[in-house]
Transfer RNA from Haloferula sp., 72 nucleotides, folded computationally. The organism belongs to Haloferula, within Bacteria. It was read from a public genome assembly.
RNA sequence: GGACCCGUGGCUCAAUGGCAGAGCUGCCGCCUCAUAAGCGGUAGAUUACAGGUUCAAGUCCUGUCGGGUCCA
Numbered sequence: 001g002g003a004c005c006c007g008u009g010g011c012u013c014a015a016u017g018g019c020a021g022a023g024c025u026g027c028c029g030c031c032u033c034a035u036a037a038g039c040g041g042u043a044g045a046u047u048a049c050a051g052g053u054u055c056a057a058g059u060c061c062u063g064u065c066g067g068g069u070c071c072a
Base pairs, nucleotide, nucleotide: 001071002070003069004068005067006066007065010024011023012022013021018055026042027041028040029039030038048064049063050062051061052060
């Protein structure tokens, strides 16, 4: 220098162009003499950034940034 893949709550990952969700963690409560385990509830997201297409974009297109793999 070239090709390809990835970027979504604190963490690990979902989501067919049509309400952004799950598990873990955190917080509150139940249970227990107490703790753990178990159970219930609850909080937490400018979907890396900037544009474009569309009635509607996490998803499609362009550029940028970051990470990874391969080639030179």